RNA sequence: CGGGAUGUGGCUCAGUCUGGUAGAGCGCCGCGUUCGGGACGCGGAGACCGGAGGUUCAAAUCCUCUCAUCCCGA
Numbered sequence: 001c002g003g004g005a006u007g008u009g010g011c012u013c014a015g016u017c018u019g020g021u022a023g024a025g026c027g028c029c030g031c032g033u034u035c036g037g038g039a040c041g042c043g044g045a046g047a048c049c050g051g052a053g054g055u056u057c058a059a060a061u062c063c064u065c066u067c068a069u070c071c072c073g074a
Base pairs, nucleotide, nucleotide: 001073002072003071004070005069006068007067010026011025012024013023020057028044029043030042031041032040050066051065052064053063054062
């Protein structure tokens, strides 16, 4: 320098192909249960999607640029 992969709650991942109110498990908080804890049950908070711009009525998703990590090539 060229090519590719990944980036989404605290953590691990789905969702992208086919644009339409952002989900799950674990964790956290409250309540119930228990002598207490764990387990179990019920309820709740927490990400607007690595950053910027564009297209669109509408973008995590499409396009462009860019950042970080990893891989391949030179």